[in-house]
RNA sequence: GCCCGAUAAGAGCACACCCGGAGCGAUCCGGGGCCGCAAAACUAGAGGUCUCAAGCGCCCCCUGCGCAAGAGAUAGCUCGGUGCCGAA
Numbered sequence: 001g002c003c004c005g006a007u008a009a010g011a012g013c014a015c016a017c018c019c020g021g022a023g024c025g026a027u028c029c030g031g032g033g034c035c036g037c038a039a040a041a042c043u044a045g046a047g048g049u050c051u052c053a054a055g056c057g058c059c060c061c062c063u064g065c066g067c068a069a070g071a072g073a074u075a076g077c078u079c080g081g082u083g084c085c086g087a088a
Stems, first nucleotide, its partner, number of pairs: 004086002012037002017032006035076001041082003045079003048074005055067004
């Protein structure tokens, strides 16, 4: 250095839920909380999932339903990139 991943050491993060705030929304931020995590650190390159939606189609009309350019979200969905610790 690489592979690998321990009842290791010192640390770290914080699911659900609650309160306050931002957003049309997915969701995010702060506080509490602690299900869990060997990267549950960072990163939106590829895919998945989710949101909004020009437009198109169906429908007698409205309501509604379906497809969808595009724009977003998600890293605690998968892969990838950077990268922390160091036993066997």
A computed fold for an 88-nucleotide RNA from a Gemmatimonadota bacterium, annotated as c-di-GMP-I riboswitch aptamer. The sequence was found by an Rfam model in a public genome assembly. Taxonomically the source falls in Gemmatimonadota (Bacteria, Pseudomonadati).